This is a predicted structure of a 72-nucleotide RNA (transfer RNA) from Candidatus Diapherotrites archaeon CG10_big_fil_rev_8_21_14_0_10_31_34. Rfam family: tRNA. Rfam classes the family as a transfer RNA. Its mean pLDDT, the model's own confidence on a scale to 100, is 84.
RNA sequence: GCUGGCGUAGCACAAUAGCAGUGCAUUGCUUUCGUAAAGCAAAGGUUGGGGGUGCAAGUCCCUUCGCCAGCU
Numbered sequence: 001g002c003u004g005g006c007g008u009a010g011c012a013c014a015a016u017a018g019c020a021g022u023g024c025a026u027u028g029c030u031u032u033c034g035u036a037a038a039g040c041a042a043a044g045g046u047u048g049g050g051g052g053u054g055c056a057a058g059u060c061c062c063u064u065c066g067c068c069a070g071c072u
Stems, first nucleotide, its partner, number of pairs: 001071007010024004018055001026042005048064005
């Protein structure tokens, strides 16, 4: 230099173009003499950035940044 993959909550990951979710973690409550476990609830998101297509984009297209892999 070229090609491909990945980027979504603190972490690990889902989501057929049609309300962005699950588990763990965090916080609160219940339970306990107390802790842990368990149960219930809450909070937490410019879906890496920018642009385009479309009634509608995490998803499709372009560009850019980062990481990983391959080729040279």